Background:
The prediction has a mean pLDDT of 81. The RNA shown here (Glycine riboswitch aptamer) has 98 nucleotides and comes from Sphingobium boeckii. Of the family's consensus pairs, 90% are formed in the model. Taxonomically the source falls in Sphingobium (Bacteria, Pseudomonadati, Alphaproteobacteria, Sphingobiaceae).

RNA sequence: GGGGAUCGCGCGGGAGAGUGUUUGACGGGCUUGCCCAUCGAUCCGCCGAAGGAGCAACCGCCCCGGAAUCUCUCAGGCCAAAGGACCGCGCGAACCGA
Numbered sequence: 001g002g003g004g005a006u007c008g009c010g011c012g013g014g015a016g017a018g019u020g021u022u023u024g025a026c027g028g029g030c031u032u033g034c035c036c037a038u039c040g041a042u043c044c045g046c047c048g049a050a051g052g053a054g055c056a057a058c059c060g061c062c063c064c065g066g067a068a069u070c071u072c073u074c075a076g077g078c079c080a081a082a083g084g085a086c087c088g089c090g091c092g093a094a095c096c097g098a
Stems, first nucleotide, its partner, number of pairs: 003096002006093008018044001020043001022041004027036004045078003051074001052072003058066003
């Protein structure tokens, strides 16, 4: 000492799938029995990119380990918001370094 990859923080970007059924509570609207909205519960359908689990190309220090954006959906999610794998930029820490 250009730079490389790892972790943390900040900023930005970031998909998918019913605002379905049946009900309870609160509030509102008038047609006094219905409708609308919100939040719970139930049932069915669906999504996957928090997390989790499985297989595996491949890799390794090769007894055994590490392994995905693949698969499964336990969890999570299906108006918006929040979250969000991953990507970019900046800062910090330690490591490698022609």